The RNA shown here (c-di-GMP-I riboswitch aptamer) has 92 nucleotides and comes from a Bacillota bacterium. The organism belongs to Bacillota, within Bacteria. It matches the Rfam family "c-di-GMP-I riboswitch aptamer". From the family's description: GEMM was predicted in a large-scale screen for bacterial structured RNA regulatory elements. Of the family's consensus pairs, 95% are formed in the model. The prediction has a mean pLDDT of 84.
[in-house]
RNA sequence: UCCCGAUAAGGGCAAACCCGGCGAAAGGCGGGGACGCAAAGCCACGGGUCUACGGUCCGCAUACCACGGACUAUGACGGCCAGGCUGCCGAA
Numbered sequence: 001u002c003c004c005g006a007u008a009a010g011g012g013c014a015a016a017c018c019c020g021g022c023g024a025a026a027g028g029c030g031g032g033g034a035c036g037c038a039a040a041g042c043c044a045c046g047g048g049u050c051u052a053c054g055g056u057c058c059g060c061a062u063a064c065c066a067c068g069g070a071c072u073a074u075g076a077c078g079g080c081c082a083g084g085c086u087g088c089c090g091a092a
Stems, first nucleotide, its partner, number of pairs: 004090002012037002017032004022027001035079001041085003046081002048077003054072006
């Protein structure tokens, strides 16, 4: 230095849930709270998953609107998997 990762030291993050805002929704933000995490730091161009305002098609209908259904990411998660960049500590 690299791999690796402890019932080590000092710190860090924060699931569910609750409260308050934001958003069409998925979800996000702030506060509380800790299930967990050695990258649960950052990125998002892969796969996966979630959502569908809008759009397309269909049903209804003379037609339009409304309503309902299917599909759709340009939205989101990334604490699902893989990948890229960076990084604290040091027992075996």